[in-house]
This is a predicted structure of a 265-nucleotide RNA (Bacterial large signal recognition particle RNA) from an Oscillospiraceae bacterium. The prediction has a mean pLDDT of 80. Its Rfam family is "Bacterial large signal recognition particle RNA". The family's RNA type in Rfam is non-coding RNA gene. The sequence is in RNAcentral, with records from ENA. A source record names the gene ffs.
RNA sequence: UCGUACAAGUCGGGGAGUUAGCGGUGCCCUGUACCCGCAAUCCGCUAUAGCGGGGAUGAUGCCCUUUUGGAGGACUGUUUUUGUAUGGCUGGCUUUUGUAAGCGGUGAUUACGGUCAGGUCUUACGCGACAUGGACCCGUGAACCUCGUCAGGUGGGGAACCAAGCAGCGAUAAGCGGACAUUCAUGUGUGCCGUGAGGGCACCUGGCACCAGCUGGCUGCAAAAAUACCGCAUAUAAAUACAGAUGCGAAAAAAGGGCGUGCGA
Numbered sequence: 001u002c003g004u005a006c007a008a009g010u011c012g013g014g015g016a017g018u019u020a021g022c023g024g025u026g027c028c029c030u031g032u033a034c035c036c037g038c039a040a041u042c043c044g045c046u047a048u049a050g051c052g053g054g055g056a057u058g059a060u061g062c063c064c065u066u067u068u069g070g071a072g073g074a075c076u077g078u079u080u081u082u083g084u085a086u087g088g089c090u091g092g093c094u095u096u097u098g099u100a101a102g103c104g105g106u107g108a109u110u111a112c113g114g115u116c117a118g119g120u121c122u123u124a125c126g127c128g129a130c131a132u133g134g135a136c137c138c139g140u141g142a143a144c145c146u147c148g149u150c151a152g153g154u155g156g157g158g159a160a161c162c163a164a165g166c167a168g169c170g171a172u173a174a175g176c177g178g179a180c181a182u183u184c185a186u187g188u189g190u191g192c193c194g195u196g197a198g199g200g201c202a203c204c205u206g207g208c209a210c211c212a213g214c215u216g217g218c219u220g221c222a223a224a225a226a227u228a229c230c231g232c233a234u235a236u237a238a239a240u241a242c243a244g245a246u247g248c249g250a251a252a253a254a255a256g257g258g259c260g261u262g263c264g265a
Base pairs, nucleotide, nucleotide: 001265002264003263004262005261006260009057010056011055012030013029014028015027020046021045022044023043024042034054035053036052037051038050061259062258063257064256065255066254067253068252072248073246075244076243077242078241080239081238082237083236084235085234086233087232089231091230092229094225095224096223097222098221099220101219102218103217104215105214106213114208115207116206117205118204119203120202121198122197123196124195125194126193127191128190129188130187131186132185133184134183135182137178138177139176140175146171147170148169149168154163155162156161
């Protein structure tokens, strides 16, 4: 110097969180850098800090320090958005009261208001209507137990005649049916009705006098009330962007330093 076989080493790292602390499973960022079992109501260790088992590579392999680098991450501040909670803040919405600036309605065919007289109201009486029922009118209507007349027949009588009386006919009772009108009784949330008494806020009608506004429907203005629906304020949670700063920090790059052995040529 070359070849070969290996026992060191390597086969990812970082952040937040968790933890007395260190790793791991899980989440996130880088990146490609073995496999199996255990493991978040956790699993295994003890500053030599995963445990157990297997595999590959193997001193141009690996480790340490420093610098560059900078994905990303925790922190603070500001901005924007969203969610949640609280607050009547007289901001908006809603409501009440007032006003009468504007609009509208109405008014010299005298409004609003005033006054007088009536009505709507209560009650008594009367009249009518309606409903029901009755009377009246017409018709029908009793084998017999209604009436009149009673053929025939029956009974009495010497006879003349007399008597009871069925059917038929007629008229009726109870009942049934019909119909213009009339009448009686009862009743009523009945009536542009009549008379009297009462009541009298409001509304309506009419007359008289007076006089020019009246109204408060909409908008405006003022005061008050309620409401967490909208806005606003405060606090909190999450996300985005910017800035600051950070014993944090991967990949990548550079420099320096450290570390073997056996065998053969």